[in-house]
RNA sequence: GAAGCAGGACAGGUGAUCGCCGGUAUCCGUUCGCACGGAUGCGGGAGGAAAGUCCGGGCUCCGCAGGGCAUGGGUGGUCGUUAACAGCGACCGGGGGCAACCCCAGGGAAAGUGCCACAGAAAACAAACCGCUGCCCAUGAGGCAGUAAGGGUGAAACGGCGAGGUAAGAGCUCACCAGUUCCCCGGGUGACCGGGGAAGCUAGGUAAACCCCACCCGGAGCAAGACCAAUAGAGGGGAACCAGGGCGGCCCGUCCUCCCCCGGGUAGGUCGCUUGAGGCAGGGGGCAACCCUUGCCCUAGAUGAAUGAUCACUAUCCCCCGGGGAGCAAUCCCCAGGGGAAACAAAACCCGGCUUACGGCCUGCUUUGGCC
Numbered sequence: 001g002a003a004g005c006a007g008g009a010c011a012g013g014u015g016a017u018c019g020c021c022g023g024u025a026u027c028c029g030u031u032c033g034c035a036c037g038g039a040u041g042c043g044g045g046a047g048g049a050a051a052g053u054c055c056g057g058g059c060u061c062c063g064c065a066g067g068g069c070a071u072g073g074g075u076g077g078u079c080g081u082u083a084a085c086a087g088c089g090a091c092c093g094g095g096g097g098c099a100a101c102c103c104c105a106g107g108g109a110a111a112g113u114g115c116c117a118c119a120g121a122a123a124a125c126a127a128a129c130c131g132c133u134g135c136c137c138a139u140g141a142g143g144c145a146g147u148a149a150g151g152g153u154g155a156a157a158c159g160g161c162g163a164g165g166u167a168a169g170a171g172c173u174c175a176c177c178a179g180u181u182c183c184c185c186g187g188g189u190g191a192c193c194g195g196g197g198a199a200g201c202u203a204g205g206u207a208a209a210c211c212c213c214a215c216c217c218g219g220a221g222c223a224a225g226a227c228c229a230a231u232a233g234a235g236g237g238g239a240a241c242c243a244g245g246g247c248g249g250c251c252c253g254u255c256c257u258c259c260c261c262c263g264g265g266u267a268g269g270u271c272g273c274u275u276g277a278g279g280c281a282g283g284g285g286g287c288a289a290c291c292c293u294u295g296c297c298c299u300a301g302a303u304g305a306a307u308g309a310u311c312a313c314u315a316u317c318c319c320c321c322g323g324g325g326a327g328c329a330a331u332c333c334c335c336a337g338g339g340g341a342a343a344c345a346a347a348a349c350c351c352g353g354c355u356u357a358c359g360g361c362c363u364g365c366u367u368u369g370g371c372c
Stems, first nucleotide, its partner, number of pairs: 001368008010359001012314007020045002023042008047344001051355002054353005059221004072217005077091005092106001093104004107212002112210002114206003129151002131147006137140001159177002162174003178202001180199008225271004235261005244256004278297008316341005322335005
């Protein structure tokens, strides 16, 4: 220098001017009233993912005696961790990579069912295309039977190799090897690992296919939910009937009229709302995830939804040009000038995760080229 692996911190800073959201202090106005409005001052105002809304929990309302079964959904190595998890940590097993390291939905295929493209005779209680062997017709690309050792196909063809055996063959038999199941011994909390023995003769793959086994699981979500409550209309009571109108003309009554009371609850408003499994720093335990403890801190709460814009200086990085220094050199360092770069994206009840998007920087490690 090249290629790669793992981890960490950051997501510019300061000032000025003009704005926005919400808080607070003072003053002014309206007012019963810091209830509302206005002015001024002070201090606060997005993220590592605020995102996707994919899991898990808190909280709220609804449902629910308790237990079992069924149906449906989810999870699936072990041990830990946690409020909980499909998360995280360590380990085990399998796989990938030369390596650093990474990946696994990782129970059961020897309960049953289904499926296995193309090719191939055959894709699983088997199966005969070529070949091999025997017999028959009697001579041909013939028929029947045996044969899975050989050829060929395929991602995958019913263990491998040798000997015996046979017409030719075959776990048909035997030795060795591999694998499976079961048993015993030793190690480990455990997954599992190491060793020994027996059986049978070999059992293909696929369960984010049906299925079987074990464990777990009420539903909806802050537009949850609670409170206050206008106008209009409904209901009840009273007054008046002076004037006018409706109930066919007249009287009474009643409605429209006026006043009071009242239920529901729309618009609207308030709460829920941000002090919480909280953050930062130190100490202790643990390989780690994580836990315990001490001190300090309070750090957005909007609701068409604020957190912005401009300018100046400056930090970081890159490029160009110039000067200086170190070194044998590759190369490195310093100074000055000019130019440029900074992404992904923005809270909406709150947390713990996962996933996805994204900019440069730093640290450690692996493989490798070159130079001194």
The RNA shown here (Bacterial RNase P class A) has 372 nucleotides and comes from a Thermodesulfobacteriota bacterium. A source record names the gene rnpB. Model confidence (mean pLDDT): 75 of 100. Taxonomically the source falls in Thermodesulfobacteriota (Bacteria, Pseudomonadati).